[in-house]
This record gives sequence, structure tokens and C1' cells, in this order.
RNA sequence: CGGGAUGUAGCUCAGCACGUUAGAGUGCCUUGGUUACCGCCAGGGAGGCCCCCGGUUCAAAUCCGGGCAUCCCGA
Repeated sequence: CGGGAUGUAGCUCAGCACGUUAGAGUGCCUUGGUUACCGCCAGGGAGGCCCCCGGUUCAAAUCCGGGCAUCCCGA
């Protein structure tokens, strides 16, 4: 320098053929049950405007352009 992949909750990820309120597990807070204890079970809650900027569209996490970061391949 060229090509490719990835970037969404504290962490690990799903959602990517534009269309219902942005989700799951785990962690955190909380309520109840249970146990001799460590724990276990069930319910509830908080936490994100989806890496950044711009564009297309009635509507963008999703499509397009340009950047940034990490990883891989090539020269």
C1' cells in the first nucleotide's frame, strides 16, 4: 500500500432480503420461596438512541459513501 472480517447493555452475543416497543444469556439492584451454611429456585427492575460523520428513504442497527479501532490475508 491492496483485499477481507468484526464493532449492538458491564461482559459474551442474536437481530443485517429496510417495517410491531431494540433482544437473549450472564452480571448488577430488588421481592418472595427454600436450605444448618455456601447456595439454589421463581418473579420484578435498572442499564443501549446499535464505533463516528454524512447520504438515500415515509421509515436505517439493517442500504450507500467517507473515516476510526481491532483481527486476518497479500505485496
Record summary
A computed fold for a 75-nucleotide RNA from a Candidatus Campbellbacteria bacterium, annotated as transfer RNA. The sequence was found in a public genome assembly. Model confidence (mean pLDDT): 82 of 100. It matches the Rfam family "tRNA".